[in-house]
RNA sequence: CUACAAGAUAGAGGCGCAUUUUUUAUGAGUACGUAUAUGGAUGUGAACAGGCACAUGAGAUAUAUACGAAAAGGAAAAAAUGCCGAAGAAUCAAAAUACCUAUUCAUUUUGAUUCUGGUUGUGCACUGAAUAAGUGCCCAACUGUCAUCGUAAGAUGGAGUGCUAUCUGUGAC
Numbered sequence: 001c002u003a004c005a006a007g008a009u010a011g012a013g014g015c016g017c018a019u020u021u022u023u024u025a026u027g028a029g030u031a032c033g034u035a036u037a038u039g040g041a042u043g044u045g046a047a048c049a050g051g052c053a054c055a056u057g058a059g060a061u062a063u064a065u066a067c068g069a070a071a072a073g074g075a076a077a078a079a080a081u082g083c084c085g086a087a088g089a090a091u092c093a094a095a096a097u098a099c100c101u102a103u104u105c106a107u108u109u110u111g112a113u114u115c116u117g118g119u120u121g122u123g124c125a126c127u128g129a130a131u132a133a134g135u136g137c138c139c140a141a142c143u144g145u146c147a148u149c150g151u152a153a154g155a156u157g158g159a160g161u162g163c164u165a166u167c168u169g170u171g172a173c
Base pairs, nucleotide, nucleotide: 002171003170004169006168007167008166009165010164011163014084016083017082018081019080020079021078022077023076024075032068033067034066035065036064037063038062042055043054044053045052046104047103049101050100051099087116088115089114090113091112092111093110094109095108096107097106117143118142119141120140121139123137124136125135126134127133145158146157147156148155149154
């Protein structure tokens, strides 16, 4: 002096990310409960099957009317906290939860792999009660960063295993 998928520390991106708490709307005048009427044998314990338990002719399931009347999942806002692969998504595996058994499904947790720099928007698909919101893909815009080209304006391209600063280490000259 220069380089590095090297190590450590600090830091930047911006409608930036997550968690927790509070509030709000939605869910919903729904589930459910009570009463009445009709009706007459099933119903409940996540789904199907078998079992077990319970409710039920003192009237089950169901339907209608009246009165009473939620919650969860999902979302928004504010505050606090922790952060800048923050975090998110997909797939696979394992475990836990529900009366028992087998299967399924749902939720949660853990692990592995892969993908995404961030934000916003149109379209399509999916999740969702939803016209909310989210996820994925395509495209576009904005933005941070690096590389190349350019006097500049700017253009093109890359990806977070990135970028900036400092220190250390190692190597080349």

A computed fold for a 173-nucleotide RNA, annotated as Lysine riboswitch aptamer. Of the family's consensus pairs, 98% are formed in the model. It was read from a public genome assembly, where an Rfam model found it.